[in-house]
C1' cells in the first nucleotide's frame, strides 16, 4: 500500500414494527447513564364483529375444504406425473391434481429533499384450523426480522439550506 472480515458510533433501505414512562435485578464512586426481565401509555399496523348492501341463478365435465398477513397474483411452455376413463388389451389413447425448470405478468421496491425520465431489482414466505363478505358500537392481537454505506455523482426541472 492492496484485499477480505469483525466491533462500536453515525447515516441510509425493505417493513406497522417507533416514542414516552414505571417496578425489579445487574454494571458503574455519586449524579447521570446503561443491559436484562416484567408492566403501562401514545402513535402506527392487523384481525374479529350489526342494520344496509353484497352473496344466495341454470346446465355440463374434471378436480377438490375455506380464510388471513403480505407487492408477492395470474398466464404460457419442456419434462415428470398420483389418479381416473376408453379400446381392437399386458399395449395404445384421452383427461389429469401436483412437482422441477424456463419465460412472461397483475402488483411492489430502490437510485439518500420532491417529481418526471431513464436504469436496476422483487414478484417470497407464512399463519388460522373445517371457520370468518362488508360492517357502527364493541372485542382481540402485533410493535419483529433482514440488509447496505464514504462518489449522497444517472439525467432534467423544482424546492430547501448555505454563501
Nucleotide at each position: 500500500g492492496g484485499c477480505c472480515g469483525g466491533a462500536c458510533g453515525c447515516c441510509g433501505c425493505c417493513g406497522a414494527g417507533u416514542c414516552g414512562g414505571g417496578u425489579c435485578c445487574g454494571c458503574g464512586c455519586a449524579c447521570c447513564g446503561u443491559g436484562g426481565a416484567c408492566c403501562c401509555g401514545a402513535g402506527c399496523c392487523g384481525g374479529g364483529g350489526a342494520c344496509c348492501c353484497a352473496c344466495c341463478g341454470c346446465a355440463g365435465u374434471c378436480c377438490u375444504g375455506g380464510g388471513g398477513u403480505g407487492a408477492a397474483u395470474c398466464c404460457c411452455g419442456u419434462c415428470c406425473g398420483a389418479c381416473g376413463a376408453g379400446c381392437a388389451c399386458c399395449g395404445c389413447u384421452c383427461g389429469g391434481a401436483g412437482g422441477c425448470c424456463g419465460g412472461g405478468u397483475a402488483g411492489g421496491g430502490c437510485g439518500u429533499c420532491u417529481u418526471c425520465c431513464c436504469g436496476c431489482c422483487c414478484g417470497a414466505a407464512u399463519c388460522c384450523g373445517u371457520c370468518a363478505g362488508c360492517u357502527a358500537a364493541c372485542c382481540c392481537g402485533g410493535u419483529a426480522g433482514g440488509c447496505g454505506g464514504c462518489c449522497a455523482u444517472g439525467g432534467a426541472a423544482g424546492a430547501a439550506c448555505g454563501g
A computed fold for a 163-nucleotide RNA from Geodermatophilus sabuli, annotated as c-di-AMP riboswitch aptamer (ydaO/yuaA leader). The model forms 92% of the base pairs in the Rfam consensus. The coordinates come from a structure-prediction model, not an experiment, and the mean pLDDT is 78. Lineage of the source: Bacteria > Actinomycetota > Actinomycetes > Geodermatophilales > Geodermatophilus.